[in-house]
Context: one part of a larger RNA
Order: sequence, then structure tokens, then C1' cells
RNA sequence: GCCUACGAGUUGCUUCUGUCCGGCGAGGUUAAGGACUUAAGGUCCGUGAGCCGAAGCGAGAGCGAGUCUGAACAGGGCGUUCAGUCGGACGGAGCAGACGCGAAACCUAGUGAUCUACCCAUGGCCAGGUUGAAGGUUCCGUAACAGGGACUGGAGGACCGAACCGGUUUACGUUGAAAAGUGCUCGGAUGAGCUGUGGGUAGGGGUGAAAGGCUAAUCAAACUGGGAGAUAGCUCGUACUCCCCGAAAUGUCUUUAGGGACAGCCUCGUCUUAGCUUCACGGAGGUAGAGCUACUGAUAGGAUGCGAGGGCUUCAUCGCCUAUCAAUUCCUGACAAACUCCGAAUGCCGUGAAGUGAUGGACGGGAGUGAGUCGCCGGGUGCUAAUGUCCGGUGGCGAGAGGGAAACAGCCCAGACCUUCUGCUAAGGCCCCCAAGAGCGGUUUAAGUUGUUGGAACGAGGUGACAUCGCAGAGACAGCUAGGAUGUUAGCUUGGAAGCAGCUAUUCAUUUAAAGAGUGCGUAACAGCUCACUAGUCGAGCGAUGACGCGUGGAUGAUAACCGGGCAUCAAGACCGCCGCCGAAGCAAAGGACUCUAUUAAGAGUGGUAGGGGAGCAUUCCAGUCGGCGUAGAAGGUGAGCCGCGAGGCUUGCUGGAGCGUCUGGAAAAGAAAAUGUAGGC
Repeated sequence: GCCUACGAGUUGCUUCUGUCCGGCGAGGUUAAGGACUUAAGGUCCGUGAGCCGAAGCGAGAGCGAGUCUGAACAGGGCGUUCAGUCGGACGGAGCAGACGCGAAACCUAGUGAUCUACCCAUGGCCAGGUUGAAGGUUCCGUAACAGGGACUGGAGGACCGAACCGGUUUACGUUGAAAAGUGCUCGGAUGAGCUGUGGGUAGGGGUGAAAGGCUAAUCAAACUGGGAGAUAGCUCGUACUCCCCGAAAUGUCUUUAGGGACAGCCUCGUCUUAGCUUCACGGAGGUAGAGCUACUGAUAGGAUGCGAGGGCUUCAUCGCCUAUCAAUUCCUGACAAACUCCGAAUGCCGUGAAGUGAUGGACGGGAGUGAGUCGCCGGGUGCUAAUGUCCGGUGGCGAGAGGGAAACAGCCCAGACCUUCUGCUAAGGCCCCCAAGAGCGGUUUAAGUUGUUGGAACGAGGUGACAUCGCAGAGACAGCUAGGAUGUUAGCUUGGAAGCAGCUAUUCAUUUAAAGAGUGCGUAACAGCUCACUAGUCGAGCGAUGACGCGUGGAUGAUAACCGGGCAUCAAGACCGCCGCCGAAGCAAAGGACUCUAUUAAGAGUGGUAGGGGAGCAUUCCAGUCGGCGUAGAAGGUGAGCCGCGAGGCUUGCUGGAGCGUCUGGAAAAGAAAAUGUAGGC
């Protein structure tokens, strides 16, 4: 892992509540117990004992269809109008283990020191080698000591190293040879050493050279039985079918926040008669917008300049001044969720009309939900960040399948009862993958832009079309040829300043076809080159500005590429218009099933999690029944055919070898895929 068996809403209650059925009914009903009689059981008693109901109100005395409050014959509260009760079945609640399994723990009584910790008693063990303390002997030495040499001696938590005890590093082992080992290596090895045997200390206790270590593979409190089915607002699991309806993830409160209570939303029953949509009319309102010499506040520039600051002056007062601040008023401009002289659209309330048709309301039984989430719109918060967060409105997902968006809960289209090798469409598409147009007409783009869902400020003789203003056969624009002069080196400044460092200027005048007291380069200053301007040549358009369409740069990221891919520019890109087609579980067509309303035709409906309601199938047993079936073959097993929407049922072949069924009721140890389920098998 698979198979088989077992495996979870049960039972009791003289507790409550509701629905249905039955008995009796202003009443209903017996309990323990007793008598009689039975196959099970039933009948009658049992002081109707007691209980519920037939009257309530009040704290109570008490009064009573009323009563309490109160001074009240006021008002108000609760009553008076509506039948109960006993039994059965079912839904729910309560008390019990109360749907099943599951703690970590707590208490109590015992069992453990054959493992291990420490202790007590009594035994045992430590190859070999090394070092050579004290002491001793002897010699030297001293006045005597001291001291020195040699020899002897054999101390030590001494040294090296087997047994023995340990466990340093590393490799292997890791469903191991082993629930802690093996190999190499390493520490101690006469000591606080190791070890045999017997004994002692026991669970909040022991023992501990102390690691919370050890206390029988268990230790921050051992193990075994019991309290015990502890408790678990937590996790997991909870078993046949079909039909109808169908949520919530919100509010308030909560030692409350992943739990509850009440309300909201769902369902079932009873009663009732409203509801919803559109239009018209009538209302309340202060949002969007707008506005502010209409308030409150904020506010840029200008004018005015109360007052203040600073300066001058004076003995002081006075006075004068101002590159400062600034009240007020005026002009121009403009801001506000907590501003409003104004002020919509929607929405809300009411009345009327039309449409729709059970959608509304009340009471009662049963719930679930009380973690939500995304898109769009209006806002707060945040960075006008977030698949962020918090509200309001709305649509989805949740609980919704199908088509589109390559893929993709929440986007776009559209709500799946079943069948069909039918048709029409939606979104989206029509070159190939891939169903349908290499469709038609007109523009545009050259960037593979398109084509990443997106790219900005800013930059540019990209390109198309438009508008306005200029110049132009009296010859424009561009090119080429020629001129571009004189007073004068204008004046000032300066070492110099001559068109061209700088300053000043009514920057003037002359000759001219034209030529600046000079556009740029250049020189120390001149010079030189050039431009404006003019003529000639050429011969037809040229130039400037604005706004628009499509493109271009801006454009940098980590695997190799983001058009879904191939690929596409006589588009299969973009824009404008037109015709056709494809395309879904949508709509239509044909047949069928079911539900509801109707009942006379007919009509409407049938996605669905939590959850409510309804109708059924199967299993085991019991009573009655068919006076059922069966060795001429029961149950069970394994095939086939048929019936039923389905759970399932019927018939039959083979196997099997002795029991089993129909119908009507009743009662349950009554349905298995899941619980890291339990046991067995493989």
C1' cells in the first nucleotide's frame, strides 16, 4: 500500500418545548401496590393519592374579571375574548461519558537499586620496562655540627606500556552484525584505581566530584492498577438514493477576538395581504460642482500705511527719516473634510396610473453563519505605493459548470434537468497550428513599431495631411562669379583698443546697384578670412510658425526567448467604413423525466457548499399473512438478460449443498473510502 472484518447522534428520565396521530373533553389522567386471567399479555381495583387545566393581579396582606401602581372613579402595566389533558411517533433542548477517537497533566494505592548513582560488609586483580625521594652504610670533611663523594635503599594521586577500565579524533554503520557497534587512532593503567559476591537508600523521594545526570532501552518528577469514558471553546473522522428551497463570513455585547448570546440572512408550518418595477406629480436634504467685498479661516502680487522695529535730533516733550514687519481699506488672482450667498444628478419618502405575481408581513419549529475575497465606482489611511488596510454602493467568486482572455477562483460573455453526428447567436474571432475572409473600399506606419498589461519628462529637417503669415517670371530660395567702400584708427579708456577686451552715443554722414561706426574667426595692435547688404548667372517654387495622425531616441538585470507559436510589412500591423461567416451547457428545434400553480386547455420552473424540508431503497430480527419456495437443489459465489432517474430489483446458466422468501405492520447493534482508524492476511 491493497483486501477482508470491525468502526461514530445512542439509551434512560413522573424534566421542558413544538409538530403529527389517537382517546376522552370543562375536564383529562392514574402511580407504587393489589386481585383475576394468560403463550406473549390483558382486565378490574387502587380515598383520584397526586399532577395538568378551567382566573388573574400584586413583594405581600389581599382583592378578584379584574388587579397593581397611585390622593385619584386619571393614565399606565399585567390580565379578562381564543380547550384542555393522557398516550404514541418524530424535531429540538436539559441532566447524564451523550456522535466517535485523541492529550500535556492531577490525585490515590502499590511495584521497582538484577540497569544505573552513592554508601556498608567481605573477597579478588594490576605483564614488563624506567626514574631513583627520605633513610642507611662507608670514605672525605668540621673543634663539634654542617657539608661533600661512593654505595645501599626503593618513595611517588611519578614515567613508558599490555591485561583491565575508559571513550579523543575520524571513517564506516544509519530498514545496522548492534534500539549506541566496528576499524584506525587516543586517555588512565599503585590509584580519588578496577572488579566479584551479599546488603542499604524509593518518586516531589532517593542518589549525584553537579551533566537536571542516574533511579531496569522510560526522568524538569519512574513504572503498574484505580479515580476514569478526567477535561479538550482544539484537530481529525462520521457510512444508502432521489426530489424542493437555499445562506453567511455583518451589527451590538462578551477575561471577547479561530468561542459564544441576541439581531440579520436560509428553511418548514400556520395565519394574513401586501410587495416590487417604470412613469407622472408632491416632498425632505446640503453631497458633486461652484463660489467667497455672503460668513469662518487660509492666501499670491500691487496700492494705501494704523501700529511696531531701526536711525537722526532734543535736557525733555515735540519732530524728521526709512531698500524692515505690517492692521485696515481698495484692485487683480486663487484655496478649504470639520467654510457656504448658492447648488445638482442619483438615492429616499408619499400619492396616482400602468405592468408584474407570491416576490411582502406576523407568529411558531429547525438551522448554519458571525476567518471572507476580487473587479468597478465614492472616500479615509498609506507614497492619489501594495494581490496593503478600513468604510459605503454594486457585480462576481465563495456555493457556478460552459465559451473567450495562450495558461489564469474574483476580468468579458453566459446561469449546466436529461438525450440528439440539428439550427441561430454572445463575448471573442475568421493565413497555419485552429472552426470561420490570405473579404471589399479608403488612409497610414518602415519602427518587426505592432508584438510585454505598461512605459514619462524631454530631444530630433522621420513621415503624412491641415492652418496662418511672408518672398517669388518686375526672377524668389540654394549654389556659383563679383562687390562689400569713404569721413574714420567714431569718441572715451588703454602700454595698445584701428568694425570685433570694455564704456558711451538721436550708431551720424558721404559715394552708391549695395555695403553695420559692423555677424563670426583672427592679430600684441594692425593685417587677413567671412557675414549682413547688392549686382550678375540660373529658372520655379521657397521660407517661417502653430496644431494634428503614425512612427524615432530617451529604454539598464541577473537560466535563453516574454507577439501562445509558426510567422506577417502587395499585413496576417494601426485607423475609418461595409458585407459575410465561425463561435457556448445561451436561445431555438425534437423527444423524455420531475416540481409548482392550475386542474379545462395550459403555463412557469428544475447550478448549488453550510443548512432546512419531502419521498424512497437495502440489511437483521419480531408478529400476522401467502396454508409461499426448496435435494426435481435454499442461502452464498460467479456470469448473462431485463426493469427502475437512483439507492436497487426480477429472471436465468454454472457453482454450491440446506435452508429461504412474498405482502402488511413493528423494532433496530441498520448502509464505510478516508479518523497518521483497530485486527488479521498478502

Model confidence (mean pLDDT): 83 of 100. This is a predicted structure of a 682-nucleotide part of an RNA (large-subunit ribosomal RNA, domain II) from a Bacteroidales bacterium. The sequence was found in a public genome assembly. The organism belongs to Bacteroidales, within Bacteria.